[in-house]
Context: one part of a larger RNA
RNA sequence: GGACGAACGCUGGCGGCGCGCUUAACACAUGCAAGUCGAGCGAGAACCAGGACUUCGGUCCUGGGGACAGCGGCGAACGGGUGAGUAACACGUGGGUAAUCUGCCCUCGGUUCCGGGAUAGCCCGGGGAAACUCGGAUUAAUACCGGAUAGCCUCACGAACCUUCGGGGGAGUGAGAAAAGGUAGCUUUGGCCUCUGACCGAGGAUGAGCCCGCGGUGGAUUAGCUUGUUGGCGGGGUAAUGGCCCACCAAGGCGACGAUCCAUAGCUGGUCUGAGAGGACGAUCAGCCACACUGGGACUGAGACACGGCCCAGACUCCUACGGGAGGCAGCAGUGGGGAAUCUUGCGCAAUGGGCGAAAGCCUGACGCAGCGACGCCGCGUGGGGGAAGAAGGCCUUAGGGUUGUAAACCUCUUUCAGGUGGGACGAAGCCACUCGGGUUAAUAGCCCAGAGGGUGACGGUACCGCCAGAAGAAGCCCCGGCUAACUACGUGCCAGCAGCCGCGGUAAUACGUAGGGGGCAAGCGUUGUCC
Numbered sequence: 001g002g003a004c005g006a007a008c009g010c011u012g013g014c015g016g017c018g019c020g021c022u023u024a025a026c027a028c029a030u031g032c033a034a035g036u037c038g039a040g041c042g043a044g045a046a047c048c049a050g051g052a053c054u055u056c057g058g059u060c061c062u063g064g065g066g067a068c069a070g071c072g073g074c075g076a077a078c079g080g081g082u083g084a085g086u087a088a089c090a091c092g093u094g095g096g097u098a099a100u101c102u103g104c105c106c107u108c109g110g111u112u113c114c115g116g117g118a119u120a121g122c123c124c125g126g127g128g129a130a131a132c133u134c135g136g137a138u139u140a141a142u143a144c145c146g147g148a149u150a151g152c153c154u155c156a157c158g159a160a161c162c163u164u165c166g167g168g169g170g171a172g173u174g175a176g177a178a179a180a181g182g183u184a185g186c187u188u189u190g191g192c193c194u195c196u197g198a199c200c201g202a203g204g205a206u207g208a209g210c211c212c213g214c215g216g217u218g219g220a221u222u223a224g225c226u227u228g229u230u231g232g233c234g235g236g237g238u239a240a241u242g243g244c245c246c247a248c249c250a251a252g253g254c255g256a257c258g259a260u261c262c263a264u265a266g267c268u269g270g271u272c273u274g275a276g277a278g279g280a281c282g283a284u285c286a287g288c289c290a291c292a293c294u295g296g297g298a299c300u301g302a303g304a305c306a307c308g309g310c311c312c313a314g315a316c317u318c319c320u321a322c323g324g325g326a327g328g329c330a331g332c333a334g335u336g337g338g339g340a341a342u343c344u345u346g347c348g349c350a351a352u353g354g355g356c357g358a359a360a361g362c363c364u365g366a367c368g369c370a371g372c373g374a375c376g377c378c379g380c381g382u383g384g385g386g387g388a389a390g391a392a393g394g395c396c397u398u399a400g401g402g403u404u405g406u407a408a409a410c411c412u413c414u415u416u417c418a419g420g421u422g423g424g425a426c427g428a429a430g431c432c433a434c435u436c437g438g439g440u441u442a443a444u445a446g447c448c449c450a451g452a453g454g455g456u457g458a459c460g461g462u463a464c465c466g467c468c469a470g471a472a473g474a475a476g477c478c479c480c481g482g483c484u485a486a487c488u489a490c491g492u493g494c495c496a497g498c499a500g501c502c503g504c505g506g507u508a509a510u511a512c513g514u515a516g517g518g519g520g521c522a523a524g525c526g527u528u529g530u531c532c
Stems, first nucleotide, its partner, number of pairs: 001532004006528005013380006019373002021338001026336003030333003035074003040071002047064007081291003091215007100208002105204008113147004123136005153176005161168002181196002185192002217263003224254003229251004234246003266288004270281004293314005316327004344370001346369003352366001353364004383413004393404004417473001419468005427459001430456003434453003437449004476521005481502003487516005497504002
């Protein structure tokens, strides 16, 4: 000198864009943060209409209507948070997988046949303070199960052919393994057809698992470490290789090119600095990893050993009828605590993206915005021109004067920003069949088409634009001995104090305090801390 997720002191006009618990991975009140599908399924409250009965309270039946709940599907493994752990194939980079998996999506081929028994909900009854739970009866499905079919697929045997000699490949033979429907229209009631699903298989895309080379840290005042340890054979397990696990066998394996141990630490793209080489760091944004009260475990599933799932143990908090239960903000806000220190219990799904759905749409504290904070960067303003040999006041003075100083007053001009007033967006691509139009059709019905009109914006009456008034509302902070730019007076008298280093202060202090003046930067200026 530069830099900062900064803090502290003094000061503070506006805007844009960013950033904002670095400490206690401390504990959490409250609300919200993951749902959706009625075009998979049964049932169906309130309410409306009609009818029947009535003790005039109402009850029952039919049709409409669709809430809450339930079965089922997909999602919940994404998105969001944090950095505790981890010195490791965790990460980066380059490879391998002939040792692998991959829901949704795309392409291609084939199929979608015949049956069956349950169960939740509802109803009835029981237990419990509650959480919840038990029994009975009844019912549906794209839920579950059996059978048929099998090109392809899986398993066993296996000829050519290829081979890096591990294996690959595969004519043929045997055995095994599938399914589900829904929707609109037409119908001669046989069915046809639209859209969308389901199953088997091949390929792709995407995502993931595993393995390997190399790379990135401090300590030798850590020198030896290791028994599933190192290898083999056989098995188990996995999507898959492998001591991953197990039985047996051998006695190996690592290490001064630093094993082991201890300490520290998420890694990277990058960021800061520097001419570079290098050094330091790893906030925000992006990629990967790890974690979700602490420890352990599996279930479901294409995918988890699963933040807002389950089970067990533990600590803590809460409820309790004392028998037993409930909970997990390192999601967004917010609270207490810790700390030098870090924000609103805001608005909206309009946009982008995600989940579900045929779609309308619903959900979305992701996200888009707004709020607070000079925390940072950038921009703008606090006025412009004229105006005296120069007012007053202040300060200094050799008492003549000098200086503050064109500074002010005064004249004239302008009006950014703030204020007032009026107009007023882009972001809307898309989506919606409401009106018109077009197509289909016997049809003015229905369905299809987003061509025209119309509707759909949190931000927001915001940005932006016009007008109004008047210089009107807007300057501080640090420094002035040398380094280092900027000097006098008074007070003080080794006191009070200053100080980054050298050093100032003991009676004329340019170094302390105040004033005048001056220098520097400026909505900031200084100080402290840290890095180069």